[in-house]
RNA sequence: UUCCGAGAAGGGCAAACCAGCCGCGAGGCUGGGACGCAAAGCCGCGGGUCAGGCGUGGUGCCUGACAGCCGGGCUGCCGAA
Numbered sequence: 001u002u003c004c005g006a007g008a009a010g011g012g013c014a015a016a017c018c019a020g021c022c023g024c025g026a027g028g029c030u031g032g033g034a035c036g037c038a039a040a041g042c043c044g045c046g047g048g049u050c051a052g053g054c055g056u057g058g059u060g061c062c063u064g065a066c067a068g069c070c071g072g073g074c075u076g077c078c079g080a081a
Stems, first nucleotide, its partner, number of pairs: 004079002012037002017032006035068001041074003045071003048066007
């Protein structure tokens, strides 16, 4: 340094659900809350799923959402086997 990842240390993040606000919606933000997480940090690049609109004999196109669905890219804490 790379792989790897422990009932390790110190920390970190925060699902469902609840409240408030935003959005037509998927969903987002803040607070509470913890199911989990070694990238659950960042990037919509490929696939996937979802929403809105358009189109439709052709099952497609456009715009958006999800990074905690799977890949990929960039970065990064700790150190037993």
Molecule: c-di-GMP-I riboswitch aptamer
Organism: Candidatus Rokubacteria bacterium GWA2_73_35